[in-house]
RNA sequence: AAGUGGGGUAGAGGCGCGAACGAUCAAGAGUAUUGAUAAUGAGCUGAGCUGCAAUGAUUUAUCAGGGAAGGGGUCUUCGCCGAAGUCUGAAAAUCAUUGCUCUAACAUUCAGGCUGGGACUAUGGUCAACAAUCAUAGUACUGUCAUCAGGGGAAAUUUCCGGUCUCUGAUGGUGCGCUAUCUCAUCG
Numbered sequence: 001a002a003g004u005g006g007g008g009u010a011g012a013g014g015c016g017c018g019a020a021c022g023a024u025c026a027a028g029a030g031u032a033u034u035g036a037u038a039a040u041g042a043g044c045u046g047a048g049c050u051g052c053a054a055u056g057a058u059u060u061a062u063c064a065g066g067g068a069a070g071g072g073g074u075c076u077u078c079g080c081c082g083a084a085g086u087c088u089g090a091a092a093a094u095c096a097u098u099g100c101u102c103u104a105a106c107a108u109u110c111a112g113g114c115u116g117g118g119a120c121u122a123u124g125g126u127c128a129a130c131a132a133u134c135a136u137a138g139u140a141c142u143g144u145c146a147u148c149a150g151g152g153g154a155a156a157u158u159u160c161c162g163g164u165c166u167c168u169g170a171u172g173g174u175g176c177g178c179u180a181u182c183u184c185a186u187c188g
Stems, first nucleotide, its partner, number of pairs: 003186009014081001016080005022075004033065007043052002046102004084115008116142002119139008143174011
C1' cells in the first nucleotide's frame, strides 16, 4: 500500500415514496337532513344516567327543497430514497348524543418486529364505491450484491495470462443493504 472494522458525507433504483386548511374535477347523492300530507302507535343510543315524547317517539309512503366530511383523479409546490407502509405494546388526548360518563373507531408520540421497489392476478379487511388502500399468496419485471460461464473496451513496448470496467446468461441473497468519497483504528 492493498485489505479489514468503526464513524461521517454525497448519491443511485422509477409509472419511486410521502405531505399540503393549495387549485380543480368526478363521485359521495337526489344520500343525510328540513317542511307539508297520510299511515303506524312507544320509544329516541354502542351502553348507562339525564332530557324529550299519546299536545305523538320511531318507522313507512308521496310531494317540494336539499348538503357536508373522510376517501379518489389531475396540476402545482415542498420534503425525501426505511423514502414509506404495516403489526404488537405503552403513553396521553379527542370522541358516537339534547347534555354528562364509559367504550369502540380515528389521529399523535415512543419502543420493538416485518417488507429492496413498482405492476398484475386471487382471497379477505376498510370504504358509498367495480375508486383507492391494507394484509396474505402467486406471476413475470426491475435495482443491487455474490458466484460461475462467455463477449467486448481502456491501459501497459509486443504476445499470452491475470487484474480493472462494461454487456449477456444462469443460480442465490436482499435496504442496519449498495456505490463513491473522507476520517479514525488495525495490519504492514
The RNA shown here (Lysine riboswitch aptamer) has 188 nucleotides and comes from a Candidatus Atribacteria bacterium. It was read from a public genome assembly, where an Rfam model found it. Its Rfam family is "Lysine riboswitch aptamer". Rfam's curators write: Riboswitches are metabolite binding domains within certain messenger RNAs that serve as precision sensors for their corresponding targets. NCBI's taxonomy places the organism under Bacteria, Pseudomonadati, Atribacterota, Atribacteria.